[in-house]
């Protein structure tokens, strides 16, 4: 050492709001009234996992300079919608297929990531129709950290 082997431990976040009321029960002078009732409907709220990319900032090293300052190099931090995987869907099961979303405007030499600012997405089975509830799930999993071996 971005080589091998084997194991260990880690591996995701999000309405306790407001309305309405399918549909339940309950009282009654039979014609009304009252409870209960969606995290899934309306209308607000909230979330964004892993790997890579990632001008700036941010820490450290290096040269230069009397200094300011300038040049260069490593590092960690960084994207739901931009690349790639994993889960999902197919399938006995594998491979192969299939698999969701962004604009605008600023800076700048350069923006898909920065900084404002307007939006979109969101497996599957239940149930009143679900990114948030419950369940499959004490699963499965890309990948991470640690140890081990063994080799250059």
């Nucleotide at each position: 050492a971005c080589g091998u082997u084997u194991c260990u431990u880690c591996g995701g976040g999000g309405c306790a709001a407001g309305g309405u009321g399918a549909g339940g029960g309950g009282a009654u002078a039979u014609u009304u009234c009252c409870c209960c009732a969606a995290u899934u409907c309306c209308u607000g709220a909230c979330c964004g996992g892993u790997g890579g990319u990632g001008a700036u900032g941010c820490u450290c090293c290096c040269u230069u300079u009397a200094a300011a300052g300038a040049g260069g190099g490593a590092g960690a931090c960084a994207a739901g919608u931009c690349c790639a995987a994993c889960a999902g869907c197919c399938u006995c099961a594998a491979c192969a297929g299939u698999u969701g979303a962004u604009c605008c405007g600023g800076u700048g030499a350069g923006a898909a990531u920065c900084c404002g600012g307007a939006a979109c997405c969101g497996c599957c089975a239940g149930u009143a129709a679900a990114g948030u509830c419950u369940g499959a799930u004490u699963g499965g999993g890309c990948g991470a950290a640690g140890a081990u071996u063994u080799u250059a």